[in-house]
RNA sequence: AGGGCCGUAGCACAACUGGCAGUGCACCGGAUUCCAAAUCCGGCGGUUGGGGGUUCGAGUCCCUCCGGCCCUGCCA
Repeated sequence: AGGGCCGUAGCACAACUGGCAGUGCACCGGAUUCCAAAUCCGGCGGUUGGGGGUUCGAGUCCCUCCGGCCCUGCCA
């Protein structure tokens, strides 16, 4: 330099064909307990990597940039 895959909550990941952004863990509160752990109940939490475009409507499609991983190649 070229190609491929990926970026969604603090972490790990879902979201079929474009049509209400969700699950688990963590965290917070409560129940239980002599106290705690475990368990159970409830709750909080999102510029869907940034920008632009298409569309009635975009996490999803298109363009561009940034970042991560992998493959191929060049120079030394």

The RNA shown here (transfer RNA) has 76 nucleotides and comes from a Candidatus Fermentibacterota bacterium. Its Rfam family is "tRNA". The family's RNA type in Rfam is transfer RNA.